[in-house]
RNA sequence: GCAUCCAGAGUUAGGGCUGACGCCCUCGCCAACCUGCCGAUCUCGGGCAAGGUGGCUACCGCUAAAAGCGGGAUGUGGCCAUACCGGCAACAAACGGG
Numbered sequence: 001g002c003a004u005c006c007a008g009a010g011u012u013a014g015g016g017c018u019g020a021c022g023c024c025c026u027c028g029c030c031a032a033c034c035u036g037c038c039g040a041u042c043u044c045g046g047g048c049a050a051g052g053u054g055g056c057u058a059c060c061g062c063u064a065a066a067a068g069c070g071g072g073a074u075g076u077g078g079c080c081a082u083a084c085c086g087g088c089a090a091c092a093a094a095c096g097g098g
Stems, first nucleotide, its partner, number of pairs: 001076005010027001013026005028056003033052003036048003042098004059071004078088003
């Protein structure tokens, strides 16, 4: 800078730490932001949900209200390494249009 904050999913999931706020780990679920996968390649749309996040009781304030504005939150792949050169992983199954 861009996108989202309507909805969805553990009303009390289990364990550890803390006086508390809260933090960490494991499992499950939601979602589809990034990576990966679905044709020989590219692209558009659609899909899968493995890798990385995020979330699973609520965004807040101003405004009569909507809109708008301001603030806040999340994402904009991950890991290893001598951080240069480089390297590694991403179940099964699985599409249409150009």
Description:
A computed fold for a 98-nucleotide RNA from uncultured Methylocystis sp., annotated as SAM-I/IV (S-adenosyl methionine) riboswitch aptamer. The source organism's lineage runs through Bacteria, Pseudomonadota, Hyphomicrobiales, Methylocystaceae and Methylocystis. Rfam family: SAM-I/IV (S-adenosyl methionine) riboswitch aptamer. Gene Ontology terms of the family: regulation of gene expression and S-adenosylmethionine metabolic process. Its Rfam clan is "SAM clan". Of the family's consensus pairs, 100% are formed in the model.